A computed fold for a 1446-nucleotide RNA from a metagenome, annotated as small-subunit ribosomal RNA.

[in-house]
C1' cells in the first nucleotide's frame, strides 16, 4: 500500500465483505523441553476447614507444671530456678492484604490556595521530671446457665487512675507600638489578668515520661481547568442563594438554627433518566484520532443489607462495638454464635480461570533495650501451550531415481535425496559424579535445592502437528456424490465428467503449535479537524424579517486576551524512545540520558486577529428630482361569451359518439331575431415582456399604499453580512359560520365499452369553484440549484433608464447602468451539463446528508375544531438500492426501402373416396428418430422372409465378426436321420499351393485368457453434416482520431442501386468475408471433328474449342459525378435467363440409428443364431397427394409432332397364342448402329345431351398372369361382373409474375416384384395480372423513449389465502427502582429534668418498618393493526414503449 461484490459492458454514488495488529480469553485437533509473565471478565452469589495481627515480663501483680535443695522421704512441706495459660497496663490492630457494587462528584486527573486547619511513632532544639492519695482485674469463695457469659462478696500491684506544688515563647482575655498584607488579617514585639503538666524501668551503658518551638512525612478543607449518552428529560430550587447572630467542628461553610431578604442554577444543556470506578497507562493508527482501564503503580469507595456512635494522633474501623433486617448454624426452646471482595479450598452460575503447597533464608511492616515472636505481606515451588522468547524433534554422503501409494495420452510423471545404506554428532533423554551465587556488618542462618552449572558414559536414540488449495490467496488432480449429502467470511459451488461437497495422493502456509468463534482499532477520506458532500446519486428550511451567537472596509495612536519567544516549577515510579549492561542468546531484567505534545509563574515582542480612543468614504443608509410596471388593498364601471326567462318567425327533429344510447323535443325543441335576469371570467393586445421576497399578479376608472432601477449633488460615518430559536406570509384542496350559485364540476345516477369497467367515452348532476370574517400550514411550494460580497475572455436578443456624437426632425449609431433569456473560452463535474444570472475562483454564516428496505412509519411532546401538521426511532431483513454514459433488443414511437407481403389474377388446399405420413388409442410386439415457421409422400432413392433395431419361442457363451497363443485338421463337397430352423448326430469322397524342405500362407475344428460384440444411454461433452434467419446486404480488421471509460467515428450524411452497388461529401485512411464477377446450362455466331440426317441446297443433328453484350454510340436529366429515362443497332439490351455458390452470427435447432467419438452401462447378455409374428392394427384427428364431381367433357375410330434417359444375371425385334395380364419365340444392341417406344394432351370424325348419368372410379365377388424358398397376415397386374361417396366444397388457407402458373404425357434411381398416386428429372400445349405500397406478414437502414439485457413469450405492482419472524394497540396483570405525603421508632448523639454516684424519666431527629396517591421503567396480555420473508397458489394488469387514458 489495497482487493472482491450492483452491470450485457462503462464510469460515479455507495454499503457489505476480506487480508493487518491485538487478547485476563474460550472451543476443536495435535503437544518434546527450558525461562519469563499471567489466571473468575459471570452471582459483591452462598461458604464446610486450616491460617492471614499481634507483641512487650526492662510497665504490674499473681503463677498451672517441672527441675533442683533441706525437712521427710508413699503422700507432703520449706526455698531457689525455669516458666504455660489468662488478667491490668502500654503499643500496634485505621498500615499491608482483597474487591469494583456504589459513585457523573471537588470522586478523578491537573494547577494553584488555607492569612481558615490537624498530626501518634521519628528528627532537632528549649525547659522539667518534686512530694502524695484512693480504687480495681486477675486469683480465690458463693452463685446461675445447656451454652455463651454472668452476679455477688474478700483481698492486691502499676508506667492503670486522682488531686496538690512549679512552669513558659503554651491557651483564654484586656491594652499599646512598628511590619507585611487588595482585604477579612498575619506574623512578632511590650503590658496586665486568668487556666493548665509528667511515671517510672534497668543488665547502669541507657530506655521512657510532661510543656512548649520546629522540621520531616501523612491527613482535611476551598479553587481555576479537563475526560460520557440523551432535548422522545425544559425549566429546576424553600436550607433553597444571601445576609445577621448563635451553635458545632482539628478548621472554612446553611455544616446545623433561629430572624431577615427573595434570591441562586439553566439552551454554553440546569433538572431527570442511562450508564460507569477515575488516572499513570494499553491495543491500535503515518499521525490526527478511535477503543479499553487485567497484571504493575497512584487515587477513591466498599466490606452480608441499612442506620449509628464509642475509643484513639488518626476510623465512624474487612478479621471491633450496638441496633435493625435477610440468611445459615448450635440449643435443654430459656436463648445464643456467624460473616473469606485476605491465602488455599467448597458449592452455585458460566464457553471459561489453579495447589485446603515450602518458608520467614532474603525484601518489607507491627511488638520488644534485646534475643526474638507474628506476618497466606513477601520470597519461592506446583497446575494450565493462557501469553511472549529461546531451543529441538538429527547432519553430511546417498539414483538403478528401489519397493509401496497416487496418476497416465500406457511412453512415462510424481511421492523422491525423500528411503534403505555408510560415516558424524549429542542440543535434548537416560544413569552418574562434581556443584556455586542469592548471606550485608565479626559468628551464625538457604525455603527454593536431588537447584543453576560443568564433567564423565550410553544410543540416533525419547520428539510433528495443524489448517488451507474456485476469486479475492501462496497451493490440483483421481475417485464417490448427483440441488442429494453437504460447503460458505464476500461472490457464490452442487441437478452423472465438481481444482468449492465427503475421501485419498500431491502442493501451499504457519509450526509445539494450528485453525475456528467472541471484542477492539485499523484498512472506513464510511462523520472527512488534519480530510466528505448536498441541480439529476441521500443532502438547500416555500419565502423573508429579526433576537441571541458567528464573521466583517481604511488611517493611526494606546493596551496585551488570543499569538509568538525565553526563563523557572511541575508533569510520581514504572512505561515509551536511544545507546550501554546483566541472565549463554531472547522475551525478561538493571543504571543513565532522552521524551511524557499538559498545566501555572515570570520576563520579553507588537505583524494579524481582539479591546479602548480618535479619524476616513469605497460598503450600508438618508435627502432632492425625474421613470417603467398585470406590485397590493378598498370602491365604482364596462362589453363579449354562456345559461334561464318572456315574447315572434318556424317545423320535426336535436343532442352526442369510433359507432351508439340514455337524455331534449309536436305541452313546439334545434335553428333565428327582440326584451330582461344572474352569476363568473376577462378575447385581441401578449411577448425569450414586466412587477413582487416567495405563494402570487391580466378588463377599465379612481382613492390609499409597499419596493425597484437610473443620473447627479449632498449628508451620516461601519450604521454592516448572515440568523439557531423566534415572527410573519403561504398555491390548490379541506374545515367553521353567513351569503351567492350562470358555467364547470369529486361524490352519485343513467347510457355505452368490455370476459368483468366500481374507469377511460357520452347524457345528467351535489358538495366545491365565487365573497365575508375566522382556521389549516402543507405541494414536482422546482431553476429539483440557501443567503451576502469579491474577482474571471467573448457573441447575439429584450425590458427600464443615462450620457456621447450626427440629424431639421423622427430616430441611427457608440457608450455606461440595473434586469431577463439564448450560445459559447478558460475552468469545474462521475457524465449529462454549468458557463459574469456559475455548478468557475475564494471568504463569511445558516439549513441538510450518511446503505436499500421497515418509515417519514410507531411511541412521546408541541399545534389543530377535525382532517391531519411537525418532530421523529428500533426490531427484523437484503447485498445491492441508485445516478449519468454505452451497445443491443423491443415499442398498440418516428422517417425510408426492399420481397407473391399485401393488392390485381390464374389454379388449389379445406368437403367426397382412395393413397401414403402422423398423433392417438390398441398390441405379446405394433422397433427408433423427427413437433410453430424450420415435424408430419420427412430418415425410408423400395418391410411378404432378409431388411429388423421390436415380439413369442428354441439354441450358443472368447462368441456371428478382429488380433495374439496352443494342439489336431487341408479347405471343401455329396448322402442319411431328428428337429419349424439354427443346430446335433453319422456316413462317403479328399490329400490342395509355395518351399532355401526347417516350415510357411490360408481355411476348418478344438482349447485358454487378453478380449470380441451392443441400432444399450448422454445431440445439454463433442466432430461431421445439416435446415432456418436468407441470397436478406449485412458482419468485422489494422493504423488514426474522439471519449476518465464502456465505447463511438469507418459504415453516418445526399444521391444512386439488385447489393454496404458506385459517386460525392465526411477525422478518417485502407482492408478482410459477404454482394458482384470467374464456374455450368441454355439463346446466336465462326471454326474443327462425324458415328447422325440429307439426297446435290449445301441444310440438321451432335460433340469440342473460341467469338458475342461493354450502358459501348446518340440525344434528355443528374453536381462537367455515380446513375436514371428514351433511342438506333443487334440472335440477345441494361445482372438476357436458369443453376451451383449461403458473411459474422441465432436457435443448448436436428442428427450417437450414416459414419466417427469422450464418458457411463451389459458381459451365459443389453452379445449373437434360427423360425414365427409385428413395422401393414383402428372409434377417432391432422398433414402431404391421386383421382373426381362432367359437355372447354366422357367414349369409338383415324392422322400427326418430342426431349432427357435406361439396357448383357440385361433391354428384347419381327413373327405366332390368348379378350388381356402374359406366353412362346428368338434377330439385334456391351448401344447417335438395337431394343425400350405407344408419346399424350392436339387435329379430323361418329357418339352422348345434362342425368348421380355412357360422368365417377371406390368397394366387393369371381377367374386368371406374373416375380420369387414362400404371395394367409402381407404384392402388383389382367379379364368378367359389381357401381360407394361426390353436382366445385363454411370459417380459414397455400401456390404463381413468363416460356411461369395451369395442363398433358415420357424417363430414371431404389428394385426379383411392388404397395411410386410419391420422388428426381424431361419435353409438349400454353396463359391471365400486377393501379400501387393506407394496411397484414417478413427483412434492412437512420432516429426516438425504455425500470427490458433469460432481451416483450421481457419487466412488474397490489388485495386475498397458507406458513415463520420480529414489532406497534388493547380490557388489564405482573415486576422494580426512584422520589413525595402522613404513621410508627431501634440504637445512637445532642437536650431537660431528678438523682453523690451508677443510672432513670422525658424531648428533638432518624435506619428499618407500614400505610396512601401519583408517575416512570420493564415484562406478559384475549384480541386486533400495519410490517417482512418464503414454493411453480389465486385475481386482475397499476408502473417501464405516447405501456395502450402520457
Nucleotide at each position: 500500500a489495497g482487493a472482491g461484490u450492483u452491470u450485457g459492458a462503462u464510469c460515479c454514488u455507495g454499503g457489505c465483505u476480506c487480508a493487518g495488529g491485538a487478547u485476563u480469553a474460550a472451543c476443536g485437533c495435535u503437544g518434546g523441553c527450558a525461562g519469563u509473565g499471567c489466571g473468575c471478565c459471570u452471582a459483591a452469589u452462598a461458604c464446610a476447614u486450616g491460617c492471614a495481627a499481634g507483641u512487650c515480663g526492662a510497665g504490674c501483680g499473681a503463677g498451672a507444671a517441672c527441675u533442683c535443695u533441706g525437712g521427710u522421704u508413699u503422700a507432703c512441706u520449706a526455698g531457689a530456678g525455669u516458666g504455660a495459660a489468662a488478667g491490668c497496663g502500654g503499643c500496634g490492630a485505621a498500615c499491608g492484604g482483597g474487591u469494583g457494587a456504589g459513585u457523573a462528584a471537588c470522586a478523578c486527573g491537573u494547577u494553584g490556595g488555607u492569612a481558615a486547619c490537624c498530626u501518634g511513632c521519628c528528627u532537632u532544639g528549649a525547659a522539667g521530671u518534686g512530694a502524695g492519695g484512693g480504687a480495681u482485674a486477675a486469683u480465690c469463695c458463693a452463685c446461675u446457665g445447656a451454652a455463651a457469659a454472668g452476679u455477688g462478696g474478700c483481698c492486691u500491684a502499676a508506667u492503670a487512675c486522682c488531686g496538690c506544688a512549679u512552669a513558659g515563647u503554651a491557651a483564654u482575655g484586656a491594652g499599646g507600638g512598628a511590619u507585611c498584607a487588595c482585604a477579612a488579617g498575619a506574623a512578632u514585639u511590650c503590658u496586665c489578668a486568668u487556666u493548665u503538666a509528667a511515671a517510672g524501668c534497668u543488665c547502669c551503658g541507657g530506655c521512657g515520661c510532661u510543656u512548649c518551638a520546629a522540621g520531616a512525612g501523612g491527613g482535611a478543607c476551598c479553587u481555576g481547568c479537563g475526560g460520557c449518552a440523551u432535548a422522545u428529560c425544559a425549566g429546576c430550587u424553600u436550607g433553597u442563594u444571601g445576609g445577621u447572630a448563635a451553635g458545632g467542628u482539628a478548621a472554612u461553610g446553611g455544616c446545623u438554627u433561629a430572624c431577615c431578604a427573595a434570591g441562586g442554577c439553566u439552551a454554553u444543556g440546569a433538572c431527570g433518566u442511562g450508564u460507569a470506578g477515575c488516572u499513570g497507562a494499553u491495543c491500535u493508527g503515518a499521525g490526527a484520532g478511535g477503543a479499553u482501564g487485567a497484571u504493575c503503580a497512584g487515587c477513591c469507595a466498599c466490606a452480608g443489607u441499612g442506620g449509628a456512635a464509642c475509643u484513639g494522633a488518626g476510623a465512624c474501623a474487612c478479621g471491633g462495638u450496638c441496633c435493625a433486617c435477610a440468611c445459615u448454624c448450635c440449643u435443654a426452646c430459656g436463648g445464643g454464635a456467624g460473616g473469606c471482595a485476605g491465602c488455599a479450598g467448597u458449592a452455585a452460575g458460566g464457553a471459561a480461570u489453579c495447589u485446603u503447597c515450602c518458608g520467614c533464608a532474603a525484601u518489607g511492616g507491627c511488638c520488644g533495650a534485646a534475643a526474638g515472636g507474628c506476618u497466606g505481606a513477601c520470597g519461592g515451588a506446583g497446575c494450565g501451550a493462557c501469553a511472549c522468547u529461546g531451543c529441538g524433534u538429527g547432519g553430511a554422503g546417498g539414483a538403478u531415481g528401489a519397493c509401496g501409494g497416487c496418476u497416465u495420452u500406457c511412453g512415462g510423471g510424481u511421492u523422491g535425496u525423500a528411503a534403505a545404506c555408510u560415516c558424524c554428532u549429542u542440543u535434548u533423554c537416560u544413569g552418574g559424579a562434581a556443584g556455586a551465587a542469592c548471606a550485608a556488618g565479626g559468628u551464625c542462618u538457604g525455603a527454593g535445592g536431588u537447584u543453576a552449572u560443568u564433567c564423565c558414559a550410553g544410543g540416533a536414540a525419547u520428539a510433528a502437528g495443524c489448517a488451507u488449495c474456485g476469486g479475492c490467496u501462496a497451493a490440483c488432480u483421481a475417485c464417490g456424490u448427483g440441488c442429494c449429502a453437504g460447503c460458505a467470511g464476500c461472490c457464490g459451488c452442487g441437478g452423472u465428467a465438481a481444482u468449492a461437497c465427503g475421501u485419498a495422493g500431491g502442493a501451499u502456509g504457519c509450526a509445539a503449535g494450528c485453525g475456528u468463534u467472541a471484542u477492539c482499532c485499523g484498512g472506513a477520506a464510511u462523520c472527512a479537524u488534519u480530510g466528505g458532500g448536498c441541480g439529476u446519486a441521500a443532502a438547500g428550511c416555500g419565502u423573508c424579517u429579526g433576537u441571541a451567537g458567528g464573521c466583517g472596509g481604511g488611517a493611526a495612536a494606546g493596551a496585551a486576551a488570543g499569538u509568538c519567544a525565553g526563563a523557572u516549577a511541575u508533569u510520581a515510579a514504572a512505561u515509551c524512545u536511544g545507546g550501554g549492561a546483566g541472565c549463554u542468546c531472547a522475551a525478561c531484567u538493571c543504571a543513565c540520558a532522552g521524551g511524557c505534545u499538559g498545566u501555572a509563574u515570570c520576563u520579553g515582542a507588537a505583524a494579524c486577529u481582539u479591546c479602548u480612543u480618535u479619524u476616513c468614504u469605497a460598503g450600508a443608509g438618508g435627502a432632492u428630482u425625474a421613470u417603467a410596471g398585470a406590485g397590493g388593498u378598498a370602491a365604482g364601471u364596462g362589453g363579449a361569451a354562456u345559461u334561464c326567462c318572456c315574447g315572434g318567425u318556424g317545423u320535426a327533429g336535436g343532442g352526442g359518439u369510433g359507432a351508439a344510447a340514455u337524455c331534449c323535443g309536436u305541452u313546439g325543441a334545434u335553428a333565428u331575431c327582440g326584451g330582461g335576469a344572474g352569476g363568473a371570467a376577462c378575447a385581441c393586445c401578449a411577448a425569450a415582456a414586466g412587477c413582487g421576497a416567495a405563494g402570487g399578479c391580466a378588463a377599465c376608472u379612481u382613492a390609499c399604499u409597499g419596493g425597484a432601477a437610473u443620473a447627479a449633488u449632498u449628508c451620516u460615518g461601519a450604521c454592516g453580512c448572515u440568523g439557531a430559536g423566534a415572527g410573519a406570509c403561504g398555491a390548490a384542496a379541506g374545515c367553521a359560520u353567513g351569503g351567492g350559485u350562470a358555467g364547470c364540476a369529486a361524490a352519485c345516477a343513467g347510457g355505452a365499452u368490455u370476459a368483468g369497467a366500481u374507469a377511460c367515452c357520452c347524457u345528467g348532476g351535489u358538495a366545491g369553484u365565487c365573497c365575508a370574517u375566522g382556521c389549516c400550514g402543507u405541494a414536482a411550494a422546482c431553476u429539483u440549484u440557501g443567503g451576502a460580497u469579491a474577482c474571471u475572455u467573448g457573441g447575439u436578443g429584450u425590458u427600464g433608464g443615462a450620457a456621447g456624437u450626427a440629424u431639421c426632425g423622427a430616430u441611427c449609431c457608440u457608450u455606461c447602468c440595473a434586469g431577463u433569456g439564448c450560445c459559447g473560452a478558460a475552468g469545474c463535474u462521475a457524465a449529462c451539463g454549468c458557463g459574469u444570472u456559475a455548478a468557475g475562483u475564494a471568504u463569511c454564516c445558516c439549513g441538510c446528508c450518511u446503505g436499500g428496505g421497515g418509515a417519514g412509519u410507531a411511541c412521546g411532546g408541541u399545534c389543530g375544531c377535525a382532517a391531519g401538521a411537525u418532530u421523529a426511532a428500533a426490531a427484523c431483513u437484503c447485498a445491492a438500492a441508485g445516478g449519468a454514459a454505452u451497445a443491443g433488443a423491443c415499442g398498440g414511437g418516428g422517417a425510408c426501402c426492399c420481397a407473391c407481403a399485401c393488392a390485381a389474377g390464374c389454379g388449389g388446399u379445406g368437403g367426397a373416396g382412395c393413397a401414403u405420413c402422423u398423433g392417438g388409442u390398441u398390441u405379446a410386439a405394433u422397433u427408433c428418430g423427427a413437433c410453430a415457421a424450420u415435424a408430419a409422400g420427412c430418415g425410408g432413392g423400395g418391410a411378404a422372409c432378409c431388411u429388423u433395431a421390436c415380439c413369442a419361442a428354441g439354441g450358443c457363451u472368447u462368441g456371428a465378426c478382429a488380433u495374439c497363443c496352443c494342439g489336431a485338421g487341408a479347405a471343401a463337397g455329396u448322402c442319411c436321420g431328428a428337429g419349424a430352423a439354427a443346430u446335433c448326430g453319422g456316413a462317403c469322397c479328399g490329400u490342395g499351393c509355395c518351399u532355401u524342405c526347417g516350415g510357411g500362407a490360408a481355411c476348418u475344428c478344438g482349447g485358454u485368457g487378453a478380449c470380441a460384440g451392443g441400432c444399450g444411454c448422454u445431440g445439454c461433452a463433442c466432430g461431421g453434416u445439416u435446415g432456418u434467419c436468407g441470397u436478406c446486404a449485412g458482419c468485422u480488421c489494422g493504423u488514426g482520431c474522439c471519449u476518465u471509460g464502456a465505447g463511438g467515428u469507418g459504415u453516418u450524411c445526399g444521391g444512386u442501386u439488385a447489393a454496404g452497388u458506385c459517386c460525392g461529401u465526411a477525422a478518417a485512411c485502407g482492408a478482410g468475408c459477404g454482394c458482384a464477377a470467374c464456374c455450368c446450362u441454355u439463346a446466336c455466331c465462326u471454326u474443327g471433328a462425324u458415328u447422325u440426317a440429307c439426297a446435290u441446297a449445301u441444310u440438321u443433328a451432335u460433340c469440342a474449342a473460341g467469338g458475342a453484350a461493354c450502358u459501348g454510340c446518340c440525344c434528355c436529366g443528374g453536381u462537367u459525378a455515380a446513375c436514371g429515362g428514351g433511342g438506333a443497332g443487334g440472335a440477345a439490351g441494361g445482372u438476357g435467363a436458369g443453376g451451383a455458390u449461403g458473411a459474422c452470427g441465432u436457435c443448448a435447432a436436428a442428427u450417437c440409428a450414416g459414419c466417427a467419438u469422450g464418458g457411463c452401462c451389459c458381459u451365459u447378455a443389453u452379445g449373437u443364431c434360427u423360425u414365427g409374428g409385428g413395422c401393414g392394427a383402428c372409434a377417432c384427428a391432422g398433414g402431404u397427394g391421386c383421382u373426381a364431381c362432367a359437355a372447354u367433357g366422357g367414349g369409338g375410330u383415324g392422322u400427326a409432332c418430342a426431349a432427357c434417359g435406361g439396357g448383357u444375371a440385361g433391354c428384347c425385334a419381327a413373327c405366332c397364342c390368348g379378350c388381356a395380364a402374359g406366353g412362346g419365340g428368338g434377330a439385334g444392341c456391351u448401344a447417335a448402329u438395337c431394343c425400350u417406344a405407344a408419346a399424350a394432351a392436339a387435329c379430323a370424325u361418329c357418339u352422348c345431351u345434362c342425368a348421380g348419368u355412357u360422368c365417377g372410379g371406390a368397394u366387393u365377388g369371381a377367374a386368371g398372369u406374373c416375380u420369387g424358398c414362400a404371395a394367409c397376415u402381407c404384392g402388383a397386374c389382367u379379364u368378367c361382373a359389381u357401381g360407394a361417396a361426390g353436382u366445385u366444397g363454411g370459417a380459414a388457407u397455400c401456390g404463381c409474375u413468363a416460356g411461369u402458373a395451369a395442363u398433358c404425357g415420357c424417363g430414371g434411381a431404389u428394385c426379383a416384384g411392388c404397395c411410386a398416386c410419391g420422388c428426381c428429372g424431361c419435353g409438349g400445349u400454353g396463359a391471365a395480372u400486377a393501379c400501387g405500397u393506407c394496411c397484414c406478414u417478413g427483412g434492412g437502414u437512420c432516429u426516438u423513449g425504455u425500470a427490458c439485457u433469460c432481451a416483450c413469450c421481457g419487466c412488474c405492482c397490489g388485495u386475498c389465502a397458507c406458513a415463520u419472524c420480529a414489532u406497534g394497540g388493547a380490557a388489564g396483570u405482573u415486576a422494580g427502582g426512584g422520589g413525595c405525603g402522613c404513621c410508627u421508632u431501634a440504637a445512637g448523639c445532642c437536650u431537660u429534668a431528678c438523682g453523690c454516684a451508677a443510672g432513670u424519666a422525658g424531648g428533638a431527629c432518624c435506619a428499618c418498618g407500614g400505610u396512601g396517591a401519583a408517575a416512570c421503567u420493564a415484562a406478559u396480555g384475549a384480541c386486533u393493526g400495519g410490517g417482512a420473508u418464503g414454493a411453480a397458489g389465486u385475481c386482475g394488469u397499476a408502473a417501464c414503449a405516447a405501456g395502450g387514458u402520457a